[in-house]
RNA sequence: GUUAGAUAAAGGCACACCUGUCGAAAGGCAGGGCCGCAAAACUUCCGGUCUAAGGGCGUUUUCUCAAACGAAAACUCUAUGACAGCGGGGUCACCGGA
Numbered sequence: 001g002u003u004a005g006a007u008a009a010a011g012g013c014a015c016a017c018c019u020g021u022c023g024a025a026a027g028g029c030a031g032g033g034c035c036g037c038a039a040a041a042c043u044u045c046c047g048g049u050c051u052a053a054g055g056g057c058g059u060u061u062u063c064u065c066a067a068a069c070g071a072a073a074a075c076u077c078u079a080u081g082a083c084a085g086c087g088g089g090g091u092c093a094c095c096g097g098a
Base pairs, nucleotide, nucleotide: 002098003097005095012037013036017032018031019030020029021028022027035085041091042090043089045088046087047086048083049082050081054078055077056076058075059074060073061072062071063070
């Protein structure tokens, strides 16, 4: 340097759930927890998934109105938000083996 993770040791991470906190949400962070993980370390480049504050088309309902305009709500579309413990790619790394 390459390769795979048999054995062993040292240590590492931390699902669900609970508490606090931030966020519209998805979810993040801190503490507890310990389902699991040999990259469950880092990175949104590609695919996928989740959410829809803001924004958009249309429909319906309600309010207003003489009528229209207008306003609100529901349904619906949308990532600029999120997931690296969904998969692929990239980067770096512990231990022992070949």
c-di-GMP-I riboswitch aptamer from a Pseudomonadota bacterium, 98 nucleotides, folded computationally. Its mean pLDDT, the model's own confidence on a scale to 100, is 83. The source organism's lineage runs through Bacteria, Pseudomonadati and Pseudomonadota.